[in-house]
């Protein structure tokens, strides 16, 4: 220098033909229990890596950054 994939919650992750964004663990509050641990209920917690475009309407389509990973010179 080229090619391809990845970037969503605190952490792994999911949402696949474009329509109001979710799970597991972790978290905080209440029951349980002498206490803790389990367990059950409830809840908090993302302008989907930045920016721009196409649409009524974008996390999903497209175009430029940026970071990572991986082949290839």
């Nucleotide at each position: 220098g080229g090619g391809c994939c990845c970037u969503u919650a605190g952490c792994u992750c999911a949402u696949c033909u474009g329509g109001u964004a979710g799970a597991g663990c972790g978290c905080u509050g209440c029951a349980u229990u002498c206490g803790c641990a389990u367990u059950g209920c409830a809840g908090a917690g993302g302008u989907a890596g930045a920016g721009a475009g196409u649409u009524c309407g974008a996390g999903u389509c497209u175009c430029u950054c940026a970071g990572g990973g991986u082949c290839c010179a």

The RNA shown here (transfer RNA) has 73 nucleotides and comes from a bacterium. Rfam family: tRNA. Rfam's curators write: Transfer RNA (tRNA) molecules are approximately 80 nucleotides in length. Model confidence (mean pLDDT): 82 of 100.